Predicted 3D model of a 321-nucleotide RNA (Bacterial RNase P class A) from a mouse gut metagenome.

[in-house]
RNA sequence: GAUGGCCGCUGCUGCGAUACCGAAAGGCCGCAGGAGAGGAAAGUCCGGGCUUCACAGGGCAGGAUGCCAGAUAACGUCUGGCGGAGGCGACUCCAGGGACAGUGCAACAGAAAUAUACCGCCGGCUUUGUGCCGGUAAGGGUGGAAUGGCAGUGUAAGAGACUACCGCCUGGCUGGUAACAGGCAGGGCACAUGUAAACCCCAUCUGAAGCAAGACCAAACAGAGAGCAUAAGGCGGCCCGUCUGCUUUCGGGUAGGUCGCUUGAGCCUGGCGGUGACGUCAGGCCUAGAUAGAUGGCCAUCCAAGACAUAACCCGGCUUA
Repeated sequence: GAUGGCCGCUGCUGCGAUACCGAAAGGCCGCAGGAGAGGAAAGUCCGGGCUUCACAGGGCAGGAUGCCAGAUAACGUCUGGCGGAGGCGACUCCAGGGACAGUGCAACAGAAAUAUACCGCCGGCUUUGUGCCGGUAAGGGUGGAAUGGCAGUGUAAGAGACUACCGCCUGGCUGGUAACAGGCAGGGCACAUGUAAACCCCAUCUGAAGCAAGACCAAACAGAGAGCAUAAGGCGGCCCGUCUGCUUUCGGGUAGGUCGCUUGAGCCUGGCGGUGACGUCAGGCCUAGAUAGAUGGCCAUCCAAGACAUAACCCGGCUUA
C1' cells in the first nucleotide's frame, strides 16, 4: 500500500427520544442508511468570476505584454501558421517590435572599437638612417565584432571609383486574411559592429484590496428620544432644577449565529462542425464543505513493499514535486 473486520470523526437523509436550551422552527442526544482530498489539493507566478471601496472625461507616473491569424469569460495560456537557429532525420528551441530619436556599456588583445595607418604596398623628399611627408583599408596581424561579400575593370598603389551576381535600402507588381514569400524597377551603399530579460522610443493593455472579501440577525453594553414613579439619596440648610431608578422605542454594535459555501465558464457518453485549440446538440450524473477546522486508530491476511503530498470562495492556465 491492497483486501476484510471492529471502533471513531465531518456533512446529508430518515426515524426515535423529549432530561436540557429555545417563543417557535430547531438545537443537543441516540439509531439506521448513504457520502467523504489531488494530479498536483503545493508554489501563489499569471488570467477570470464574485465582493467591498474608489471612479465625469482626459492625461502623467508605475506595471505588464511585444511575428501573424485564431481559440477563450480572460490570459503572460493554448492551437495553427510565418521567420530564424539546431539536427542526417523524425523533430526540438526562440521576450520573435525599434540599434538613421538620444544616452550608456563592450574585459583582454590590437595602431585604431566608431575613431583610426602597426606591418605591408605606392609616390615624393632625402642628411641614405630601423629617416620624413603624403596616398592607400587590396594583403598581414589583434579581436566575438575592423569601413557589405565575391569576381573583374581601373590605378602609381588602391578604393562601389565603375560593372555583373549575391546581400542591404526604397517603390510597384503577383500570391496569401495576415505574418510573409516570389518577381520587377531604382539607389552605389550613407548613419558604419554588438547589446534594448541596459536606460530608452513606439504600440497595446492596466483603479485598489481580497472570502479573516463581504451581507444579514443579534444577548450584553455605551448613546439618544418618549412614558411612569416622584418614595428615598447626592448637589454642605430650604424650594425649583438636575443626577441616580423602571418600562419602551430608535439607531449602532461585542460575544454568538445565519448566509457567502459549493449546481459549476461542472463531469461522463455519443453525434455534428473545425487541420487544431475549441464550439454546438442530445442523453445521463450530482461528486467533501469544516470554522480550531473531519477523512483517523487497532487487528488479521497478502506481495508488487506502497512516491510526491493532503481541501478552506470557485474556476482556466503555468511552474515545481

Its mean pLDDT, the model's own confidence on a scale to 100, is 75.
It matches the Rfam family "Bacterial RNase P class A". Rfam classes the family as a ribozyme. Its family is annotated with dimeric ribonuclease P complex, tRNA processing and ribonuclease P activity in the Gene Ontology.
The sequence is in RNAcentral, with records from MGnify.